This is a predicted structure of a 346-nucleotide part of an RNA (small-subunit ribosomal RNA, central domain) from a metagenome. Rfam family: Bacterial small subunit ribosomal RNA.
Context: one part of a larger RNA
């Protein structure tokens, strides 16, 4: 390159928007670029292949055809592709009316718990742990009572639950904002997929200002344990954990499973909508689980949430190591991040 893949063997981009590009629903006329056919002219020669001939064969040569898959010109052909121009409605939107939900932003309240200050009762212990000790305490601790303050997080409901692109979201409340389904038709009339580069959002550490700090707790300190112990255990603890705004861009960012789109059997549970009926059921949409066929897998497994059948687009693999390094660019305040080789050597 060809081809073959991408849950777990190397491989799906952390997730979204979306310029170009790619692709793309029915039906009619039209054109006639792609396509397909004739025809002309081109495509030096030699080398090739082939068939015939010449040197005694052969190599060598000559000679004719073949081929030069091209490219330009014209003359058609009109199923498909593209280009016009029309109609359509089932794709996709919008509207009504109904619903759902820890969806998201700011703001206001709560009640338990914890710690810490007052005060008051009490007296000798408290804590830790395999066991000890360090640590706290007669300057009255722990324990309990009352009262104050102050940070974080929200027990029970709570579920194989819900919503969210993804990260993630969970105490009540309010304002404001988004978004999903559902029904009934009505509008609109391919307006759609996907999307290289751009952009935008992106957990947790991590930095930068500037608050704040109850509890936890890298670092560090002691104390144990041990041959020894820069650790697992104990007592303390700073940074950080929390709050504003601004970086940072990475995670086993996972369903290790890219996005939409048809097709293709069953059984249950559950959540939320519609319907008819009548009190507990089969109907029909979207989810969200588990089981088990066809089929598909190297095999676990997967099976209408497909890893099954098929169609479009992106991405991304090509033996291990060296190596996600170097060495250059880009981003960044750093820390790093992106992109990313080779020598070698197995």
């Nucleotide at each position: 390159u060809u081809a073959g893949g991408u849950u777990u063997a190397a491989a799906g981009g952390g997730u979204g928007c979306g310029c170009a590009g790619g692709c793309g629903g029915u039906c009619u006329u039209u054109u006639a670029a792609g396509u397909c056919a004739g025809u002309g002219g081109u495509g030096a020669a030699a080398g090739u292949u082939u068939g015939c001939a010449g040197c005694u064969u052969a190599a060598c040569u000559g000679u004719a055809a073949a081929a030069u898959u091209g490219c330009c010109a014209u003359u058609g052909a009109u199923a498909c592709u593209g280009g016009a121009a029309g109609a359509c409605u089932u794709g996709a939107a919008u509207a009504u009316a109904g619903u759902a939900g820890a969806g998201g932003u700011a703001g206001g309240c709560g009640g338990a718990a914890u710690g810490u200050g007052u005060a008051g009762u009490g007296u000798a212990g408290c804590g830790g742990u395999g066991a000890a000790a360090u640590g706290c305490u007669u300057a009255g601790a722990g324990a309990u009572u009352a009262c104050a303050c102050a940070g974080a997080a929200c027990a029970c409901c709570g579920a194989u639950u819900g919503c969210g692109a993804a990260g993630g979201c969970a105490g009540c409340u309010u304002a404001c904002u988004a978004u999903g389904c559902u029904a009934u038709u009505a509008u609109u009339g391919a307006c759609g997929c996907u999307g290289a580069g751009g952009c935008a959002c992106g957990a947790a550490a991590g930095c930068g200002u500037g608050g704040g700090g109850a509890g936890c707790g890298a670092a560090c300190a002691g104390g144990a344990u041990u041959a020894g112990a820069u650790a697992c255990c104990c007592u303390g603890g700073u940074a950080g954990u929390c709050c504003a705004c601004g970086c940072c861009g990475u995670a086993a960012a996972c369903g290790a499973u890219g996005a939409u789109c048809a097709c293709u059997g069953g059984u249950u549970g559950u959540g939320u909508g519609c319907g008819a009926u009548a009190c507990a059921c089969a109907g029909u949409g979207c989810g969200c689980g588990a089981c088990u066929g066809a089929g598909g897998g190297a095999a676990a497994c997967c099976a209408u949430u497909a890893a099954g059948u098929g169609a479009u687009c992106c991405a991304c693999c090509u033996g291990g190591g060296g190596a996600g390094u170097a060495c250059g660019u880009u981003g960044g305040c750093a820390a790093c991040a992106a992109u990313g080789a080779a020598a070698c050597u197995c």